[in-house]
C1' cells in the first nucleotide's frame, strides 16, 4: 500500500398486516351521527427492533454455542417513527501479504 474480518458512527435502501370498532377527551368547522389527533377497552391479524422454544450444524462434547423456522411476552397495523438485512463512507481493532 491493497485487501479480509469484526466493531462504532454515518449515508442510502428496506417488508407485513383494521386510517376496524365502543367510551372518554382536545382542536378545526360552514356548527353535522363532520374531519384530525390523543387515552383506555373489545375483536380481527402482522414479524424483520427486543424476547423466548425446537432444530439442521459445529464444538472444549458434562454440557454449550446456534436460524431468515416457531411462538408472540414485548413490538407493529393511514403518515410519521421504528425497521432484521444489504450496501458506500469513516475510524478503531484482530490477523494474513
Nucleotide at each position: 500500500a491493497a485487501g479480509u474480518u469484526g466493531a462504532u458512527a454515518u449515508c442510502g435502501g428496506g417488508a407485513g398486516a383494521g386510517a376496524c370498532u365502543g367510551c372518554c377527551u382536545g382542536g378545526c368547522c360552514a356548527a353535522g351521527c363532520g374531519c384530525c389527533g390523543g387515552g383506555c377497552g373489545g375483536c380481527g391479524c402482522c414479524g424483520a427492533a427486543g424476547g423466548a422454544g425446537c432444530a439442521a450444524c459445529c464444538g472444549c462434547c458434562c454440557c454449550g454455542g446456534a436460524a431468515a423456522c416457531u411462538c408472540u411476552c414485548a413490538g407493529g397495523c393511514a403518515a410519521a417513527a421504528g425497521g432484521a438485512c444489504c450496501g458506500g463512507u469513516a475510524u478503531c481493532a484482530c490477523g494474513u501479504u